[in-house]
RNA sequence: ACGGAGGCACCGCCGAAUUCUGCGCCGAUCGUCAUCGGCAGGAAACCGGGGACCCACCGAGUCCCACAGGGGUUAAUCGGUGUGCAGCGGCCAUAGGUGCCGUAAUCACACUGUAGGGCCACCACUCCGGCCCGCACCCGUCAGCUAACCCGGUAGGCGGGCGAGGAGAUGGAGU
Numbered sequence: 001a002c003g004g005a006g007g008c009a010c011c012g013c014c015g016a017a018u019u020c021u022g023c024g025c026c027g028a029u030c031g032u033c034a035u036c037g038g039c040a041g042g043a044a045a046c047c048g049g050g051g052a053c054c055c056a057c058c059g060a061g062u063c064c065c066a067c068a069g070g071g072g073u074u075a076a077u078c079g080g081u082g083u084g085c086a087g088c089g090g091c092c093a094u095a096g097g098u099g100c101c102g103u104a105a106u107c108a109c110a111c112u113g114u115a116g117g118g119c120c121a122c123c124a125c126u127c128c129g130g131c132c133c134g135c136a137c138c139c140g141u142c143a144g145c146u147a148a149c150c151c152g153g154u155a156g157g158c159g160g161g162c163g164a165g166g167a168g169a170u171g172g173a174g175u
Stems, first nucleotide, its partner, number of pairs: 010160005018044004024039006045154006055144001069142001070139004078113007087103005092097001116133005122172003125168004
C1' cells in the first nucleotide's frame, strides 16, 4: 500500500414488525428510598384471521385415464421443456429378468418464462434507464363476501465510505 474477517457507532434496505408507559418483578450502582438496564403487564399505531342480512356459490347428461379434501400468511402465482420413480401397453424369455421399447398423471429436481414484487439515498407521485426477487411456512377435514362482535402478531434478515442513475410537477419534511 492492497485485500479479507470481526466488533461498536452512524447512515440505509426488505418486512405489519414501531412508539409511549411500565405504581408490578429481577439485576447493577449507591450508605440507599435514588439512578440505569431488562422483563411481565397496559396503551397507541400498523398488520393478519374468524364472523350476518344482501350478493355470490351450491346446474344436468355421457365416455376414458390419473391425482386425491379444503383453506390461510406472503410479491412469491401460473405455464413450457427435460430427467427420475412407479403404473399401463407391447416384445423376448416359459419356471422365466436387476431385460428392452413406448406412454400419461402425481411428486421431486434442473432449466426457462410469467402474474406479481423490490432497489437505484429527504419523503410521497409519474416517466425513462439499469440491477434484482418471483422463497418459505402454517391450519388440520374446517372457514366465500361480511356490519356489530371475537381472536392473534409487532419477528427475522441484509447493505454502506462516493457507495448513492436521469427527467417532470405538486405537496410535505428539513435548513
A computed fold for a 175-nucleotide RNA from a Frankiaceae bacterium, annotated as c-di-AMP riboswitch aptamer (ydaO/yuaA leader). Of the family's consensus pairs, 96% are formed in the model. Model confidence (mean pLDDT): 76 of 100. The sequence was found by an Rfam model in a public genome assembly.